Overview: Bacterial RNase P class A, 362 nucleotides, folded computationally. The model forms 93% of the base pairs in the Rfam consensus. The prediction has a mean pLDDT of 76. The sequence was found by an Rfam model in a public genome assembly. Its Rfam family is "Bacterial RNase P class A". It is annotated as a ribozyme.

[in-house]
RNA sequence: UGACCGAAUUGGGCUGUCGCGCGGCAUACGCCGAAAGGUAUUGCUGUGAGGAAAGUCCGGGCUUCAAAGGGCAGGGAUAACGGAUAACGUCCGCCGAGGGUGACCUCCGGGAAAGUGCAACAGAAAUAAACCGCCUGCGUGCAGGUAAGGAUGGAAAGGCGAGGUAAGAGCUCACCGACUCCUUGGUAACAAGGAGUGCCAUGUAAACCCUAUCCGAAGCAACACCUAUGGGAGUGCGAAAGCAAUGUUUUGUCCGACAGAAUCCUGUUGGUGGCACAGAGCGUUAUGGCAACAUAACGACAAGAUAGAUGACAGCUGCCGCUUAUGCGGUACAGAACCCGGCUUACAGGUUCGGUCAAAUU
Numbered sequence: 001u002g003a004c005c006g007a008a009u010u011g012g013g014c015u016g017u018c019g020c021g022c023g024g025c026a027u028a029c030g031c032c033g034a035a036a037g038g039u040a041u042u043g044c045u046g047u048g049a050g051g052a053a054a055g056u057c058c059g060g061g062c063u064u065c066a067a068a069g070g071g072c073a074g075g076g077a078u079a080a081c082g083g084a085u086a087a088c089g090u091c092c093g094c095c096g097a098g099g100g101u102g103a104c105c106u107c108c109g110g111g112a113a114a115g116u117g118c119a120a121c122a123g124a125a126a127u128a129a130a131c132c133g134c135c136u137g138c139g140u141g142c143a144g145g146u147a148a149g150g151a152u153g154g155a156a157a158g159g160c161g162a163g164g165u166a167a168g169a170g171c172u173c174a175c176c177g178a179c180u181c182c183u184u185g186g187u188a189a190c191a192a193g194g195a196g197u198g199c200c201a202u203g204u205a206a207a208c209c210c211u212a213u214c215c216g217a218a219g220c221a222a223c224a225c226c227u228a229u230g231g232g233a234g235u236g237c238g239a240a241a242g243c244a245a246u247g248u249u250u251u252g253u254c255c256g257a258c259a260g261a262a263u264c265c266u267g268u269u270g271g272u273g274g275c276a277c278a279g280a281g282c283g284u285u286a287u288g289g290c291a292a293c294a295u296a297a298c299g300a301c302a303a304g305a306u307a308g309a310u311g312a313c314a315g316c317u318g319c320c321g322c323u324u325a326u327g328c329g330g331u332a333c334a335g336a337a338c339c340c341g342g343c344u345u346a347c348a349g350g351u352u353c354g355g356u357c358a359a360a361u362u
Base pairs, nucleotide, nucleotide: 001358002357003356004355005354006353007352008351009350010349012317013316014315015314016313017312018311020048021047022046023045024044025043026042030039031038032037050333054344055343057342058341059340060339061338062219063218064217065216069255070254071253072252073251075215076214077213078212079211081093082092083091084090095109096107097106098105099104110210111209115208116207117204118203119202131150132149133146134145135144136143137142138141158176159175161173162172163171177199178197179196180195181194182193183192184191185190223273224272225271226270228268229267230266231265232264233263235244236243237242246259247258248257279301282299283298284297285296286295287294288293318331319330320329321328322327
C1' cells in the first nucleotide's frame, strides 16, 4: 500500500418564527360537575422518540385468579461439556465436526442393539444378495463355489497392499479406520499413547417414539379503589352444631382443600390510581476473572396518552453525488403506549480499536 477478519461507537449541528402534548407555579377560599373528582382556552417556566421505539419470538418484575397442593394422563420447550445470570431457548469459555493459506467463521451437536414406520427411480438383489464375469464338475446348458472385477444407486457386508486359493473371501498379515479395555492429562465433554477384537450388518428422530431437565393460567384494554345507577339469585335436611346439592380460573380426571351466605353475583356511567423519579436498569473508573460477569466508588436520569402530542417553515452549516465555476440534488432504517434483560429483523454514511494475508521499502 492492497485485500480481508473481529469488535465497539455514532445515526447530523446551530439560530429564528409559528404550532402541539405533558409537568410546576399563579390566576384559584375562584370556576366546572349530581357525585367521585377535575381545572384553564390566560401568564411565567421546564420538558418532549430509538438503536432498533419494530417483530411480539424467549425470560423476568408487577397484577388477578382462595392457596397455586398432590397423583395419573395429555401438551409445550430445550438437548455435547463447564460456567455466567433474577431468569432464559440468552451470553461466555471449551470439546467435537465442517469451511478458509490465515485472522477467523458455521453447526436445527442426546438416543437408530426399546419398538413401529419410510427409503421414489435404477438395479439380479436395499438389509437382503449371483445379472454379467471368474472357478470347478459333467450329460454343453445346467448344478455348485465365489462379493476380487463389471454394471445400478445417495448407500451393495470397512479401505489398501501382500500372502493365500480351483477361483475367491479378514481366510491370514502389515498400515489406516472402527469397537472394547487400560494408562496418562483435563473439573468435564474429550485428547494422546498402549493392548485386544477380524469387525453380525445402511440411512432417516426438522417421522412417530424413547431418555433427561424445565413449565399453573391470563395479561396494564391486567388489576385496585371511588361515584352514580340497573338487573338477577337468595336451595334441601336438621332444634342447633353441622351435613349435602352446587360452585371453585383457561387440557382432562381423581384426591385433598375452600366456599356453601345475608348478603352474593353480574352489568352500565363518570373518575382516580396502576403510570411516567429510581432501577435484578445505564455510564465511567478501579479490583478479581481468559471471558460472560461480579464487587466497590463516583456520576447521569421528570416524553407519555383520549390506543390521539413529540410538528411545520426559513436561514447558516456538516457529509455525499453531479458540476469549469456559480449552483443543483440527496442525507438511511424508522415513531414510544406498564417496566426491565435478551434474541431476531431493517439500516445511507461516518469514526475508533485489535488482528490476518500478500507485496514493497527501511